[in-house]
Context: one part of a larger RNA
């Protein structure tokens, strides 16, 4: 020096627990703001640095309802009060709400400063008034009015705007992708939507969504890759309104004073077995059915709550809920908590109950209001124009220009009116389908910042949220922005009086506790490393 043994230091693995996250179901909500938001800033307590809660009415006020013995947040402690005249506490509804901030009286390095008539700062609207170029007029401005807009906010939707990296074993057409981002916009939803559809000789009838159709038709440097429709099957179901032709009033403009144009505004009208207008018939009575206004009643729901069964002894234990003997309840053996493991101890659970107030929204009666008839004729009128289409450059369509229809469109050109137009995938003819150039429309559909309830073959402190702990915090950085470590004393502090040593820090007896190798650097306490003995060895 090395080994083995035994003991201890260190350290903080493992087990063991959770207060805190993940995912998911179901219901609810889907907003807030100029009556000043969401975020701050500064304050407000006996004593108060921080959370938290409040706002000069500041750890809080009024009032209604609930509840019942203790309260004066997290937090110990002194202190000084509150409370059966029912407090603190839970719910409804008020009040108050400083400064910043959209911030909006004016500036301004956000929480400040400064003016006068103490403010609505811009926009928009309404009315009065003045009133250019430029006669009328118009913008443009003054003053009052109103109080619509303006920020924020997680996803989801519609839109405009639009990548690269990547794949193609490399790259250019092409993919990645109409994604990512960036705008704008609205809504609980949103987009779409009542066939100028689809299909095939048979039909179907608005849209969305899901399954199939099918990795199929198809496109594709025919490479990489992309990638459908129809029809079946489900969820869900709802269908209107205009424009026009025709009538009538009515501003304005032009007039040959016959009238005609123009716009308003009422009626009409609304369709593809074409429809209306027109022109004749006929029906209309309060019978049904919708829609919508008002009055009343009045179940449930939401926001506090209430009732709410049945167990003792013995042993062992520091403790009983384990075991052991004999019970009990159960429309309640879900869970949690209590000094080991609890249906019958606590708080709940099962059931049944319940609102003064305030939200939301149904049901019913009762009344008013308004909407809806059907038919014959004729072929005189109307049936969405810079639009359809066509040419050309583009874009979407599963289709990359191809034989490329349908859909959007820049630019040119430019139609018909039902004996009309489109469309069935280049035309073009027959035959079917359909009715474009307005416009609204619930449901089935997507999505969770949030509110409650529940649930996991989800994680248990290097995990799970970055974040169980005062974390978007310490810290890093000019800045955009990155961005942590850190949980467990016990059943209750019973937290260790008093003595010694020592300057403390530690520590040694007492004491406390089941236990202090549980003593606060505090449960269990591996390994690497570091010691002390003892044995072997060199």
């Nucleotide at each position: 020096g090395g080994c083995u043994u035994a003991c201890g230091g260190u350290g903080g693995a493992u087990a063991c627990c959770u207060u805190g996250g993940c995912a998911u179901u179901u219901a609810g909500a889907a907003g807030c703001g100029a009556u000043g938001a969401a975020g701050g800033g500064c304050g407000u307590g006996a004593c108060u640095a921080c959370c938290a809660a409040c706002g000069a009415a500041a750890u809080g006020c009024u009032u209604c309802g609930g509840g019942u013995a203790g309260c004066u947040g997290g937090a110990a402690g002194u202190a000084a009060g509150c409370u059966a005249u029912g407090a603190u506490c839970c719910g409804g509804a008020g009040g108050u709400u400083c400064c910043c901030g959209a911030a909006u009286g004016a500036g301004g390095c956000a929480a400040c400063u400064c003016u006068u008539u103490a403010a609505u700062a811009c926009u928009g609207c309404c009315u009065a008034u003045c009133g250019a170029a430029u006669u009328c007029a118009u913008a443009a401005g003054u003053a009052g009015g109103u109080a619509a807009g303006a920020g924020c906010g997680a996803a989801c939707u519609u839109a405009g705007c639009g990548a690269a990296c990547u794949g193609a074993a490399a790259c250019a057409u092409c993919u990645u992708a109409g994604u990512a981002g960036c705008u704008a916009a609205a809504g609980g939803a949103a987009a779409a939507g009542a066939a100028a559809g689809c299909a095939a000789a048979a039909g179907c009838g608005a849209u969305u969504c899901c399954c199939u159709u099918a990795g199929u038709a198809g496109c594709g440097g025919c490479g990489a890759g992309c990638g459908a429709a129809a029809u079946g099957g489900g969820a869900a179901c709802a269908g209107c309104c205009u424009a026009a032709a025709c009538c009538a009033c009515u501003u304005g403009a032009a007039u040959a004073c016959g009238u005609u144009c123009u716009g308003g505004u009422g009626g009409g009208g609304u369709u593809g077995u074409g429809g209306g207008a027109c022109a004749g018939u006929u029906a209309a009575a309060u019978a049904u059915a919708g829609a919508u206004g008002a009055a009343a009643a009045u179940a449930a729901g939401u926001u506090a709550g209430g009732u709410g069964a049945a167990a003792c002894a013995a042993u062992u234990g520091g403790a009983a809920u384990c075991u052991u003997g004999u019970a009990u309840c159960a429309u309640a053996g879900a869970a949690g908590g209590u000094g080991a493991u609890a249906a019958u101890c606590c708080u709940g659970u099962a059931a049944c109950u319940u609102a003064a107030a305030a939200c939301a929204a149904g049901u019913u009666u009762u009344u008013g209001u308004u909407u809806a008839u059907a038919c014959u004729g004729u072929a005189u009128c109307c049936c969405a124009a810079g639009u359809a289409a066509c040419a050309u450059g583009g874009g979407g369509c599963a289709c990359g220009u191809g034989a490329a229809a349908u859909c959007c469109u820049g630019u040119g050109u430019g139609a018909a009116u039902c004996a009309g137009c489109g469309a069935g995938g280049a035309c073009c003819a027959c035959c079917u389908c359909g009715u474009a150039a307005g416009g609204c429309u619930a449901a089935a559909u997507a999505u969770u910042c949030c509110u409650a309830a529940a649930u996991g073959a989800c994680c248990g402190a290097u995990a799970g949220u970055g974040a169980a702990c005062c974390a978007g915090u310490a810290c890093c950085g000019u800045g955009a922005g990155g961005g942590a470590a850190a949980g467990g004393u016990g059943a209750a502090a019973a937290g260790a009086a008093c003595c010694c040593c020592g300057g403390g820090a530690g520590g040694g007896g007492a004491g406390u506790g089941a236990a202090a190798u549980a003593g606060a650097a505090c449960a269990u306490g591996a390994a690497a490393c570091c010691g002390u003995a003892a044995g072997c060895u060199u």
Record summary: This is a predicted structure of a 538-nucleotide part of an RNA (large-subunit ribosomal RNA, domain I) from Cryptonemia palmetta. The coordinates come from a structure-prediction model, not an experiment, and the mean pLDDT is 82. It matches the Rfam family "Bacterial large subunit ribosomal RNA". Rfam links the family to the GO terms ribosome and structural constituent of ribosome. A source record names the gene rnl.